[in-house]
This is a predicted structure of a 176-nucleotide RNA (Lysine riboswitch aptamer) from Brevibacillus massiliensis.
Model confidence (mean pLDDT): 81 of 100.
Of the family's consensus pairs, 100% are formed in the model.
RNA sequence: UAGAGGCGCGAAGGCCAUGAGUACCCUCUUCGAGAUGCGGGCAUUGACGACAGGAGCGGGAAAGGGGCAUUCGCCGAAGUGCGGCCGAUUUGCUCGACAUCUGCCGUGCUGGGCCUGCGUUGAACAAGCGCAGGACUGUCAUCCGCGUGGUUGCCUGUCACCCGGAUGGAGAGCUA
Numbered sequence: 001u002a003g004a005g006g007c008g009c010g011a012a013g014g015c016c017a018u019g020a021g022u023a024c025c026c027u028c029u030u031c032g033a034g035a036u037g038c039g040g041g042c043a044u045u046g047a048c049g050a051c052a053g054g055a056g057c058g059g060g061a062a063a064g065g066g067g068c069a070u071u072c073g074c075c076g077a078a079g080u081g082c083g084g085c086c087g088a089u090u091u092g093c094u095c096g097a098c099a100u101c102u103g104c105c106g107u108g109c110u111g112g113g114c115c116u117g118c119g120u121u122g123a124a125c126a127a128g129c130g131c132a133g134g135a136c137u138g139u140c141a142u143c144c145g146c147g148u149g150g151u152u153g154c155c156u157g158u159c160a161c162c163c164g165g166a167u168g169g170a171g172a173g174c175u176a
Base pairs, nucleotide, nucleotide: 001176002175003174006075008074009073010072011071012070014068015067016066024059025058026056027055028054029053030052034045035044036043038096039095040094041093042092061091078110079109080108081107082106083105084104085103087101088100089099111137112136114134115133116132117131118130119129120128121127139169140168141167142166143165144164145163147161148160149159150158151157
């Protein structure tokens, strides 16, 4: 430098559910003083009855998260734990707290995907992550066995390779 692994990895737009008959709006109704997630400030709103609760074969979303195929880029692909910094988010504004998330820096882990259990994030029977376990799979090393070939006149021995098995290793690997 090129290349391989395979339910391989990532991104983009698209589609599909989920979210959810939820939030919110409307009508009716109960209640009776505050309400706009939490703590301040501001603003707005409320006895012309808010908020909260109930009913309606009244209307009715979205985001984050996910799946699928396609296209593109790829094979430390990439993902992720922890710590730090910046920023974003709650469908009034703002400051702060909590939580979650993006990015960057440092550091650790993982060959690859799959499955099970527990925990955690999550609306979640999705998905991600952590820990434990399971079989599968690629690759290399060592050893064992069958076979093929080289070396040789033959055997033994030895070398290379195919297949099968055992043990071990890690991508800082493997092949050329």